[in-house]
Molecule: Guanidine-I riboswitch aptamer
Organism: Hydrogenophaga sp.
RNA sequence: CUUGAAGACCGCUAGGGUUCCGGGCUCCGCGCAGUUGACCACCGACUGACGCGGAGCCGUCUGGUCCGAGAGCAGUCGGCCACCAUCGCGUGGUUCCACGGAGGGACAAAAGCCCGGGAGAC
Numbered sequence: 001c002u003u004g005a006a007g008a009c010c011g012c013u014a015g016g017g018u019u020c021c022g023g024g025c026u027c028c029g030c031g032c033a034g035u036u037g038a039c040c041a042c043c044g045a046c047u048g049a050c051g052c053g054g055a056g057c058c059g060u061c062u063g064g065u066c067c068g069a070g071a072g073c074a075g076u077c078g079g080c081c082a083c084c085a086u087c088g089c090g091u092g093g094u095u096c097c098a099c100g101g102a103g104g105g106a107c108a109a110a111a112g113c114c115c116g117g118g119a120g121a122c
Base pairs, nucleotide, nucleotide: 007077008076009075011073012072015067016066020064021063022061023058024057025056026055027054028053029052030051031050032048033047034046035045036044037043078095079094080093081092082091083090097117099120103115104114105113
């Protein structure tokens, strides 16, 4: 310097944001109650630690849904080795090492996701 290999998948976690749910704030409508317009009724105005529904904003909202690790966990399969009275999708063992930007990308968005065991460093 070159080539090959260092496996795949499922679940979970670190982590992540904000499409949906929930939460918070504000506003609107209706109902109900009270006050008020001299009285009653109708109607109007105002108010609300109340009920129902809707809209907008907030992830510097603990959460649910969701995304999620090459260098995190566990499992299944696979690879390799050995053994077996059984030859069976059998039993056991093993499957090493791994510091790492900026920038870009997707989904609603972000991220330890993808570019990427990259660039680079040792």